Context: one part of a larger RNA
RNA sequence: UGACGGGGACCCGCACAAGCAGCGGAGCAUGUGGUUUAAUUCGAAGCAACGCGAAGAACCUUACCAGGGCUUGACAUCCCUCUGACCGUCCCUUAACCGGGAUUUCCCUUCGGGGCAGAGGAGACAGGUGGUGCAUGGUUGUCGUCAGCUCGUGUCGUGAGAUGUUGGGUUAAGUCCCGCAACGAGCGCAACCCUUGUCAUUAGUUGCCAGCAGUUCGGCUGGGCACUCUAGUGAGACUGCCGGGGAUAACUCGGAGGAAGGUGGGGAUGACGUCAAAUCAUCAUGCCCCUUAUGUUCUGGGCUACACACGUGCUACAAUGGCUGGUACAAAGAGAAGCAAGACCGCGAGGUGGAGCAAAUCUCAAAAACCAGUCCCAGUUCGGAUUGUAGGCUACAACUCGCCUACAUGAAGUUGGAGUUGCUAGUAAUCGCGAAUCAGAAUGUCGCGGUGAAUGCGUUCCCGGGUCUUGUACA
Numbered sequence: 001u002g003a004c005g006g007g008g009a010c011c012c013g014c015a016c017a018a019g020c021a022g023c024g025g026a027g028c029a030u031g032u033g034g035u036u037u038a039a040u041u042c043g044a045a046g047c048a049a050c051g052c053g054a055a056g057a058a059c060c061u062u063a064c065c066a067g068g069g070c071u072u073g074a075c076a077u078c079c080c081u082c083u084g085a086c087c088g089u090c091c092c093u094u095a096a097c098c099g100g101g102a103u104u105u106c107c108c109u110u111c112g113g114g115g116c117a118g119a120g121g122a123g124a125c126a127g128g129u130g131g132u133g134c135a136u137g138g139u140u141g142u143c144g145u146c147a148g149c150u151c152g153u154g155u156c157g158u159g160a161g162a163u164g165u166u167g168g169g170u171u172a173a174g175u176c177c178c179g180c181a182a183c184g185a186g187c188g189c190a191a192c193c194c195u196u197g198u199c200a201u202u203a204g205u206u207g208c209c210a211g212c213a214g215u216u217c218g219g220c221u222g223g224g225c226a227c228u229c230u231a232g233u234g235a236g237a238c239u240g241c242c243g244g245g246g247a248u249a250a251c252u253c254g255g256a257g258g259a260a261g262g263u264g265g266g267g268a269u270g271a272c273g274u275c276a277a278a279u280c281a282u283c284a285u286g287c288c289c290c291u292u293a294u295g296u297u298c299u300g301g302g303c304u305a306c307a308c309a310c311g312u313g314c315u316a317c318a319a320u321g322g323c324u325g326g327u328a329c330a331a332a333g334a335g336a337a338g339c340a341a342g343a344c345c346g347c348g349a350g351g352u353g354g355a356g357c358a359a360a361u362c363u364c365a366a367a368a369a370c371c372a373g374u375c376c377c378a379g380u381u382c383g384g385a386u387u388g389u390a391g392g393c394u395a396c397a398a399c400u401c402g403c404c405u406a407c408a409u410g411a412a413g414u415u416g417g418a419g420u421u422g423c424u425a426g427u428a429a430u431c432g433c434g435a436a437u438c439a440g441a442a443u444g445u446c447g448c449g450g451u452g453a454a455u456g457c458g459u460u461c462c463c464g465g466g467u468c469u470u471g472u473a474c475a
Base pairs, nucleotide, nucleotide: 001475002474003472004471005470007469008468009467010466011465012464013463015459016458019423020422021421022420023419026315027314028313029312030311031310032309033308034306035305042053043052064301065300066299067298068297069296070295073125077124078123079121080120081119082118083117084116088103089102090101091100092099106115107114108113127290128289130288131287132286136284137283138279139278140277141275143273148187149186150185151184152183153182154163155162156161167178168177169176193267194266195265196264198235199234200233201232202231203230204229207225212222213221214220238261241255242254243253244252245251317416321375322374323373324372325371326370333364334363335362338357339356343352344351345350382413387408388407389406390405391404392403393402429451430450431449432448433447434446435445
């Protein structure tokens, strides 16, 4: 100087407390461990691994296993020889790749050759998702959006170092004020950026009977940009004003005005460093290893197994509900090998057909809520697992192993032990919608809006963190 303490003081955080909803019990989905297996590819491991890499394993992917092939190779550059092709089409063979055959078939030229492509040959080499993340770069997690981490000069100390950065206040903040052997400065904080909340203005192929006219009653038409909206430019909030407190300071409490008030809400933004943290399987890369195989290709299988254990979710156990009928209101997105309306067929999944739309114009396209009716507390008109049959869709192909529909079947489950998680406001809870990936395949992920709470006395305690101080046989 640090680190540590079941030492002290002060402070903060959904850390506790006060509340709301969960998890832990059930069924299923998904990940992991274990076991099994020819293989169940590999990685991730307290917080910070476990719906994680994977924004999507039937083949492919695919790295694993069994079997069949290839060996200058699936891919790149160079050399020599030969050919004029290669691709495509057809036939034989094969599980397929491989192998064999038929057919078709280049360009420029100074005629020396050149370009391009194919075959053969020899090697240089290719190739490796083989090893080492404890050889590395890059990237990422975490403490933590915590308020810290340092430097120059000066001063003090023999020195390691100290001071500054401590102290008195204050703040979300090493934020600011005052003081002080310190005076300044840098990386962080804040601000500058995006979005949302108000207004003005500019612009109207969205919107509007707002005011006029027509009307098939649909902003449909004429007409108009006032309003809504869209998207550009501005304004607006600064403790600016008033009062109390305070050292007359920083600041704090209350008030006015205001759409918004003391960082208005949300996001992006992550200092010096810690964990030999993660990743050699995104990529790059040193060294080591394989080279008729640890490379490459094909068929089939596996990654989907199942006495069990754990994590994360979905659906429920019902009446604040289930079912039937009627009837409203979004936002954000996507769309051409695409989104697909109206119509018709089908109980339905879906099919036929195809208007419109490269989209503020067309399409995908709401649910809870609300209004009626029914059920009457039951393993039920709750719950939907499981299984059978019949179908639909995608795709060469749904057996291993997809999704959806109809009919039938109708399991566990009556609110869950010890324990444990999230959340302070348009939040929790609840209700649907969209997108990426994607032929098909979400209860996951990332977004979007609708409805919309309860509680917060307080900081004694649990957890984590910050500052000062103290002890130490630790570094």
Record summary: Predicted 3D model of a 475-nucleotide part of an RNA (small-subunit ribosomal RNA, 3' major domain) from an uncultured Clostridia bacterium. Rfam family: Bacterial small subunit ribosomal RNA.